[in-house]
THF (Tetrahydrofolate) riboswitch aptamer, 102 nucleotides, folded computationally. Of the family's consensus pairs, 82% are formed in the model. The prediction has a mean pLDDT of 77.

RNA sequence: CACAGAGUAGAAGUUUGUGCGUUAAGUGCCUGACGGACGGGGAGUUGCCGACGGGACGAAAAGGGACAGACCCUUGCGGUACAGACUUCGCAUCCCGCUUCG
Numbered sequence: 001c002a003c004a005g006a007g008u009a010g011a012a013g014u015u016u017g018u019g020c021g022u023u024a025a026g027u028g029c030c031u032g033a034c035g036g037a038c039g040g041g042g043a044g045u046u047g048c049c050g051a052c053g054g055g056a057c058g059a060a061a062a063g064g065g066a067c068a069g070a071c072c073c074u075u076g077c078g079g080u081a082c083a084g085a086c087u088u089c090g091c092a093u094c095c096c097g098c099u100u101c102g
Stems, first nucleotide, its partner, number of pairs: 001102001004099002010089010020078003029055004034050003040096004061075005
């Protein structure tokens, strides 16, 4: 110098557990303004994430117990929340660094 390669945060799926809702919150969609994160170092998007404001849409309950009442239990349901396990994917991109070989 050239070729090749490794590694993160995290994401998705399956499954288990514990919750929440079923008096409809949550999830998903559109939008506004703000903030944050993004391999070891630097930069960093029109991509990603978060909380907030606005908008549209929208769901499944059944059985039993207790009873003055608030409630409780079981089985379901929800593009439901969190955690564990497993599997798959994985720096948007640029520069430098690292490893192998020449």